[in-house]
Context: one part of a larger RNA
RNA sequence: CUGGGCGUAAAGCGCGCGUAGGCGGAUUGUUAAGUCUCAUGUGAAAGCCCUGGGCUCAACCUGGGAACUGCAUUCAAAACCGUCUCACUAGAGUACGAUAGAGGGGGGUAGAAUUUCAGGUGUAGCGGUGAAAUGCGUAGAGAUCUGAAGGAAUACCAGUGGCGAAGGCGGCCCCCUGGAUUGAUACUGACACUGAGGUGCGAAAGCGUGGGGAGCAAACAGGAUUAGAUACCCUGGUAGUCCACGCCGUAAACGAUGUCUACUAGCCGUUGGGGAGCUUGCCUCCUUAGUGGCGCAGCUAACGCAAUAAGUAGACCGCCUGGGGAGUACGGUCGCAAGAUUAAAACUC
Numbered sequence: 001c002u003g004g005g006c007g008u009a010a011a012g013c014g015c016g017c018g019u020a021g022g023c024g025g026a027u028u029g030u031u032a033a034g035u036c037u038c039a040u041g042u043g044a045a046a047g048c049c050c051u052g053g054g055c056u057c058a059a060c061c062u063g064g065g066a067a068c069u070g071c072a073u074u075c076a077a078a079a080c081c082g083u084c085u086c087a088c089u090a091g092a093g094u095a096c097g098a099u100a101g102a103g104g105g106g107g108g109u110a111g112a113a114u115u116u117c118a119g120g121u122g123u124a125g126c127g128g129u130g131a132a133a134u135g136c137g138u139a140g141a142g143a144u145c146u147g148a149a150g151g152a153a154u155a156c157c158a159g160u161g162g163c164g165a166a167g168g169c170g171g172c173c174c175c176c177u178g179g180a181u182u183g184a185u186a187c188u189g190a191c192a193c194u195g196a197g198g199u200g201c202g203a204a205a206g207c208g209u210g211g212g213g214a215g216c217a218a219a220c221a222g223g224a225u226u227a228g229a230u231a232c233c234c235u236g237g238u239a240g241u242c243c244a245c246g247c248c249g250u251a252a253a254c255g256a257u258g259u260c261u262a263c264u265a266g267c268c269g270u271u272g273g274g275g276a277g278c279u280u281g282c283c284u285c286c287u288u289a290g291u292g293g294c295g296c297a298g299c300u301a302a303c304g305c306a307a308u309a310a311g312u313a314g315a316c317c318g319c320c321u322g323g324g325g326a327g328u329a330c331g332g333u334c335g336c337a338a339g340a341u342u343a344a345a346a347c348u349c
Stems, first nucleotide, its partner, number of pairs: 004320003007303002012317001014201004021194002025088001029084001031082001034080001035077001039073004049065006091191001092188004096183004103177007110154001115149007125136002162169002206247006215241002220236004258316006266294012278281001298305002322349003331342004
């Protein structure tokens, strides 16, 4: 160097974009760097290997051969890979028409509910639990009616439904904006794939500055329970949850399954397009892009996966190598901090 793996045993970066690199459709000619052919030169001797000889044998010594798989030069080949070049359209993209959508950002607005405040009616309880108590209430609570304020979230629709690269996204209206699908034509002409570094996005919690604060609620206080109860239950309640800007950069960031491409029995649902048929229907069939349920071959240690593969192959990246020590120490980088990231060893089983 080759050889094994990564759904659950160790192992797919949380997810994109993209530099270097790797790799790349079909065709004409060119070149000859890679590749391949012959030859020449060189590849010291000794050693190894083969075959002779000499010490009585052997070790040892010695003659010859082979080998030295390499390098350089010249000649020749042109299929493949590369270079340059002609032309191509099946990959990729652009233009045009149409469609669906909680995709993103900003602004406005609506109704229900909770809470608080003001007022009316009204009187002795309310609340809470397994049972209670703390708590609230004759200074008039709870209940009920009217009005006002304020914040947060959008019942039904709602669906293994939709959209997004992932995180994620749900009342309604307007503005700005990304992507996807589909149809028929025209155009560009390999512009593609992956992607070390890099760069951007990235739930919740947390941090900084300034707002906001209805409900909920870490911490905290009280009441219960209990042998105890720093809990589970109850009454309160502050950060926080919300907004703006800036950090953090982690999650069971999960499909525990990297991205892209091609191929490989069927059956049933569902979402968005397109097409065909007649019997014009709540119809049937075909096709395409998603999203689900079964199932053959095949794969798998089994479970299971099975055209949305964990099957059959190819391209590129990431990662794994017994358990503990340890995702720790030290050092570096980043951060206001919390900490994140990179990442050992002794020792031990």